[in-house]
Molecule: c-di-AMP riboswitch aptamer (ydaO/yuaA leader)
Organism: uncultured Planctomycetota bacterium
């Protein structure tokens, strides 16, 4: 000087997955707020279901090719230097998991989760917020 790995701190990205309090004692338990999901009347919808099962979370579903692996494309989704809207261009994803024969919507009500994985995209215009300096 360069590269790689590990740990800590800070900042940020996807995502609902954050913040606070108390107790016990250094790791766990309980609670609250906030965010997110599911179940659940009347009315409405459906006239259905019972293996061709059905349903939920999520952007992640569909079509074609082709031969069992993948590719192409579309719907859709995401991409820090304050936030948001619009436009142009660029890049990326377009998965996976769960319930267990059962669930339309749905007030009251009941109930569940607060993980995990990562490291930057450039420009133009509008609106808003904030910091510093001077008077």
């Nucleotide at each position: 000087u360069u590269u790689g790995u590990u740990g800590u701190c800070g900042c940020g990205c996807c995502g609902a997955a954050u913040c606070c309090c108390g107790c016990c004692a250094u790791g766990g338990c309980g609670g609250g707020a906030g965010c997110g999901g599911g179940g659940g009347a009347a009315c409405c919808a459906a006239u259905u279901c019972u293996c061709c099962g059905g349903g939920g979370c999520g952007u992640a579903u569909c079509g074609c090719u082709a031969c069992c692996a993948a590719g192409c494309g579309a719907a859709g989704g995401g991409c820090a230097a304050c936030u948001u809207c619009u436009u142009c261009g660029g890049c990326c994803c377009g998965a996976g998991c769960c319930c267990g024969u059962c669930a339309g919507c749905u007030a009251a009500c009941c109930u569940c989760g607060c993980a995990g994985g990562c490291g930057u995209c450039g420009a133009a215009g509008g609106a808003g917020a904030g910091a510093c300096c001077c008077u």